[in-house]
Predicted 3D model of a 74-nucleotide RNA (transfer RNA) from a Gammaproteobacteria bacterium. Its Rfam family is "tRNA". About the family: Transfer RNA (tRNA) molecules are approximately 80 nucleotides in length. By type it is a transfer RNA. It was read from a public genome assembly.
RNA sequence: GGAAAGGUAGCUCAGCUGGUUAGAGCACGACACUCAUAAUGUCGGGGUCGAGGGUUCGAGUCCCUCCCUUUCCA
Repeated sequence: GGAAAGGUAGCUCAGCUGGUUAGAGCACGACACUCAUAAUGUCGGGGUCGAGGGUUCGAGUCCCUCCCUUUCCA
């Protein structure tokens, strides 16, 4: 330099044919339980969906540019 895959919560990830409220598990906080801790249960907080622009009534999802990560080729 070329190609492919990927970037969504603190971490690992899901998100259909674009559709009105963005989710799960783990982690974190509170409470319950316990002599206590762990485990378990209930509730809760936490998101510029990599950045910018475009299309559209409507974009995590489609298009363009850029940034970053991984793999392959040279």
The coordinates come from a structure-prediction model, not an experiment, and the mean pLDDT is 81.